[in-house]
C1' cells in the first nucleotide's frame, strides 16, 4: 500500500426575523385572544412480511379442516426473531449459505436421448455346435438358420486366405490357424447415451465376468464401548448394497379461537326502528283474571364460531330497497421504556443500584427567508502533513394505538478487528 | 388498516415443470389496369426484476417493483 471479510456509529450545525402545535401556569370582553415557562419525527417512522400488547365478538370442551415451524441446547412476553453449538456446502483464508425431521405408511414423477428410469442388453467379451473361404441373374428343393444341392442365363482371358500331410493333373481330401457368419448356453466388469444407470478405486479369481473373494473408502443397519445434556462424533461387527425429487401431494412431532384503534366506548343531534320478502313466532302444564291477556317451568325451532358433537345464553335471525349521520368526548401516550454502572453468562441476555420523562396531531403541527459553517464532487493557484478560491449538489425519506423482530430504500462519512497478497526495516 | 386479482411479440390473449403459440398489426411475394378482400411467406420474446428448488422454470418457493378492484357508521 492493494484487494477482501465481519461488526458498530453518524448523516447536517450555529445565530437572526417571521410563522405553526402540544402541555403548566396567569389575565382577559370565558367561540376564544395575550403574555411566561417547557417539549415537538426515524433508523428505518417506508413494506404489512410475521410475533404480542390492548379492544370486542357470550364462552367453554372435545375433534375435524385450516395455518405455521422443522438438526440440538438455549434467550425472550412471544415469533418465521436472536446467540450457541452440530452437520452439508462454497471460499487460499478470514469468513459466508443451508426451505437442514421423513423416499422400507402410501400415491405420483424423472421429458429427449439410451437397449433399459421400480426395470434392463444397443455395441461388445467368452465357452460349445455349426456354415462358409470365387460372384452378383432367375428357377426348384433340402435346412430353425447361416447356408447346401439341381437346372437354365452370361462369361471362356485372368484369377482362388495361411501352414502341415497325403495324393498328384488340381482349386480335391485330412487336420490346424485366422477372418465372417449361425444356433445355443453365459455375463453386467468395458463402450456409448443422459442430470442420474446394480456404490467407488486397486488385487485376486474366472471360460469371459460379477462383493464372487480381500484391503481401504462412501452409504446403511446393530451395539447397556467411550465422549457430549444433546443435536452429534469416535470405535467396533455386519450382509454387501439399484437412485433422485416431499420450495410433489402427503406422513410425523410441536404450536395456533377470530376480528382489529377505520378495534372498542361515551355524548349529541337526526330521520322513516319506513316498505317488501325468507326461515321461526310452536306445543304442553300451574298460577292470576269475567275476559282479552300477562307471569313461571317443560319441550321444539332459529340465532350465537369454517364445520360436527356437548353444555350454556338469548327470543329473535337473515336478504333487497329506501332513509339518517357523516358533530363533539375518550382510547391517544409511563412503556415487556430509555441511559449509566456493577455482577453472572463464549453469547444472545439475566439481576441488582443510580438517573431520565423525550410528539399526540385531525386533512392531519415541527415550517419558511436570510448568513455564515460542515461534508461531497469538478475546475484553477500555491504548495507539497496541507491551504486559498469559483461554480454545482447535500441522501433515503416523514409519526397517526404502542412495542419486539424481518425485509427493502439510502448522496456521503467515521471508528475498530481479522484475513490473503507485495515492499522495506 | 384488512382481503382479492393481474404483468407474456407493436396491441389482445393462450401455453398442465420438458422446444413460448394463435389473431389483428407491420415486412415481402402472388393476383389485379390500381387498391382492398384472399393466398403464401418472413420477422419480432432478458414471460414485471433479483434470487433460489429442480437434471430442467412462464408455471413452484422467497424479495422487491408496477398496474387494478373490494370491505369498514346508526336502524
Nucleotide at each position: 500500500c492493494c484487494a477482501g471479510g465481519a461488526g458498530g456509529c453518524c448523516g447536517g450545525g450555529u445565530g437572526g426575523c417571521c410563522g405553526c402545535u402540544c402541555c403548566u401556569c396567569g389575565c382577559c370582553u370565558u367561540g376564544g385572544g395575550c403574555g411566561a415557562g417547557g417539549g415537538g419525527a426515524g433508523g428505518a417512522a417506508c413494506g404489512u412480511c410475521c410475533g404480542a400488547g390492548c379492544u370486542c365478538c357470550g364462552c367453554c370442551g372435545g375433534g375435524c379442516a385450516g395455518g405455521g415451524u422443522g438438526c440440538c441446547g438455549g434467550g425472550u412476553a412471544a415469533c418465521a426473531c436472536c446467540c450457541g453449538g452440530g452437520c452439508g456446502g462454497g471460499g487460499c483464508g478470514a469468513c459466508c449459505c443451508g426451505a437442514c425431521g421423513g423416499a422400507a405408511a402410501g400415491u405420483g414423477c424423472c421429458a429427449c436421448a439410451g437397449a433399459a428410469a421400480c426395470a434392463u442388453a444397443c455395441c461388445g467379451c467368452c465357452c460349445c455346435g455349426g456354415u462358409c473361404g470365387a460372384g452378383c441373374g432367375g428357377g426348384g428343393u433340402c435346412g430353425c438358420g447361416a447356408g447346401g444341392c439341381c437346372c437354365c442365363a452370361a462369361c471362356a482371358a485372368a484369377c482362388u486366405c495361411c501352414c502341415u500331410g497325403a495324393a498328384c493333373c488340381c482349386g480335391u481330401c485330412a487336420g490346424g490357424g485366422c477372418g465372417a457368419c449361425c444356433g445355443g448356453a453365459g455375463c453386467a466388469a468395458g463402450g456409448g447415451u443422459g442430470a442420474a444407470a446394480u456404490g467407488g478405486u486397486g488385487c485376486g479369481g474366472u471360460a469371459a465376468g460379477a462383493g464372487c473373494g480381500c484391503a481401504c473408502c462412501a452409504g446403511c443397519g446393530c451395539c447397556u464401548u467411550c465422549g457430549g445434556u444433546a443435536a452429534c462424533g469416535a470405535g467396533g461387527c455386519g450382509g454387501c448394497u439399484g437412485g433422485g425429487c416431499a420450495a410433489a401431494c402427503c406422513c410425523c412431532a410441536c404450536c395456533c379461537g377470530g376480528a382489529g384503534c377505520a378495534a372498542g366506548g361515551c355524548c349529541a343531534a337526526g330521520u322513516a326502528g319506513g316498505a317488501g320478502g325468507a326461515c321461526g313466532c310452536g306445543u304442553u302444564c300451574g298460577c292470576c283474571u269475567c275476559g282479552c291477556g300477562g307471569c313461571g317451568g317443560a319441550c321444539a325451532g332459529g340465532a350465537g364460531c369454517g364445520c360436527c358433537c356437548g353444555g350454556c345464553u338469548c327470543c329473535g335471525u337473515c336478504c333487497u330497497c329506501g332513509g339518517g349521520u357523516a358533530g363533539g368526548c375518550c382510547g391517544c401516550u409511563u412503556g415487556a421504556g430509555c441511559c449509566c454502572g456493577a455482577u453472572g453468562g463464549u453469547g444472545a441476555c439475566a439481576u441488582c443500584g443510580g438517573g431520565c420523562c423525550u410528539a399526540g396531531a385531525g386533512a392531519g403541527a415541527u415550517g419558511g427567508c436570510c448568513a455564515c459553517c460542515g461534508g461531497u464532487c469538478c475546475g484553477a493557484c500555491c504548495g507539497u502533513c496541507g491551504g486559498u478560491u469559483g461554480g454545482a449538489c447535500u441522501a433515503c425519506a416523514g409519526a397517526a394505538c404502542u412495542c419486539g423482530g424481518c425485509g427493502u430504500a439510502u448522496a456521503g462519512g467515521c471508528c475498530c478487528c481479522c484475513u490473503g497478497g507485495c515492499u522495506c526495516c | 388498516u384488512c382481503c382479492c386479482u393481474g404483468g407474456u411479440a407493436g396491441c389482445u390473449c393462450a401455453a398442465u415443470g420438458g422446444u413460448a403459440g394463435a389473431g389483428c398489426a407491420a415486412c415481402c411475394g402472388g393476383c389485379u389496369g390500381u387498391u382492398a378482400a384472399c393466398c403464401g411467406g418472413u420477422a419480432g420474446g432478458u414471460u414485471g426484476c433479483a434470487g433460489g428448488u429442480u437434471c430442467g422454470a412462464g408455471a413452484c418457493c422467497u424479495g422487491c417493483c408496477c398496474a387494478g378492484g373490494g370491505a369498514g357508521c346508526c336502524a
This is a predicted complex of two RNAs, RNase P RNA and transfer RNA, with 500 nucleotides together. It holds a member of the Rfam family "Bacterial RNase P class A". Rfam links the family to the GO terms tRNA processing, ribonuclease P activity and dimeric ribonuclease P complex.